Predicted 3D model of a 72-nucleotide RNA (transfer RNA) from Catenuloplanes atrovinosus.
[in-house]
RNA sequence: GCCCGCAUGGCUCAGCGGAAGAGCGCCGCUCUCACACAGCGGAGGCCCCAGGUUCGAUCCCUGGUGCGGGCA
Numbered sequence: 001g002c003c004c005g006c007a008u009g010g011c012u013c014a015g016c017g018g019a020a021g022a023g024c025g026c027c028g029c030u031c032u033c034a035c036a037c038a039g040c041g042g043a044g045g046c047c048c049c050a051g052g053u054u055c056g057a058u059c060c061c062u063g064g065u066g067c068g069g070g071c072a
Base pairs, nucleotide, nucleotide: 001071002070003069004068005067006066007065010024011023012022013021018055026042027041028040029039030038048064049063050062051061052060
C1' cells in the first nucleotide's frame, strides 16, 4: 500500500428494511437471624461517525475512524 471481517446497554452476543432483545452484571421486593440460592419487578442503548437511497435504515450504498486478520 491492497484485500477481508468486526463495531448494538457495564461485559459477551443476537437482531440483515416496519424502528432494539437475551444471558451475565446492577437496583428494589419476596424468602432468610443474616448471606447465598431461588422467584418477581425495574433501571440502563439517539445501534462508532458523516453523508446518500427509501414512506421508513441497527439493517442497503459511499466515505471516514478504531480493532482484528490476510497478501505484498
RNAcentral holds the sequence, with entries from ENA. It matches the Rfam family "tRNA". Rfam describes the family as follows. Transfer RNA (tRNA) molecules are approximately 80 nucleotides in length.